[in-house]
């Protein structure tokens, strides 16, 4: 100095143009239990790296940046 990939809740992770962003563990609170723990219910938490664009509509598509990862020089 070139490329590729990846970026979604405290972790993990699904959705690749139409909506309410699906699961899981974690945490809240009830049950159950002598207690814990498992187990059962329910509840709460993301507008999706930031920032512009294209569309009637974007996590998705485009374009600049940014930030981990590999790889090449």
């Nucleotide at each position: 100095g070139g490329g590729a990939u990846u970026g979604u809740a405290g972790c993990c992770a699904a959705g690749u143009g139409g909506a309410a962003a699906a699961g899981g563990c974690a945490u809240u609170a009830g049950g159950u239990u002598u207690c814990u723990a498992a187990c059962c219910u329910a509840a709460a938490g993301a507008u999706c790296g930031a920032g512009g664009g294209u569309u009637c509509g974007a996590a998705u598509c485009c374009c600049u940046c940014c930030a981990a990862u590999c790889c090449c020089u």
Transfer RNA from an archaeon, 73 nucleotides, folded computationally. Rfam family: tRNA. It is annotated as a transfer RNA.